Background
This is a predicted structure of an 82-nucleotide RNA (transfer RNA) from a Candidatus Brennerbacteria bacterium. Its mean pLDDT, the model's own confidence on a scale to 100, is 81. Taxonomically the source falls in Candidatus Brenneribacteriota (Bacteria, Bacteria candidate phyla). The sequence was found in a public genome assembly. It matches the Rfam family "tRNA". Rfam classes the family as a transfer RNA.

RNA sequence: GGGCAGGUGGCGCAACUGGCAGACGCUUACGGCUUAGAACCGUAUGCCGCAAGGCUUGUGGGUUCGAGUCCCACCCUGCCCA
Repeated sequence: GGGCAGGUGGCGCAACUGGCAGACGCUUACGGCUUAGAACCGUAUGCCGCAAGGCUUGUGGGUUCGAGUCCCACCCUGCCCA
């Protein structure tokens, strides 16, 4: 230099066909249970906001009524070729 795969909360990982994004799990916090603890159960667990609500899928653009998903450029990671 060329090719392929990937980048989504604090972490892992989904969203299969373009149609409610944060499912599910972990972590952590608080509460319950217990004599106490472990396990288990409940709630919460991205950002802004008192709230209503708004924003958020590596970055910047584009297509579309609608984009995590499609198109373009770039950045980063891994693998292969030279």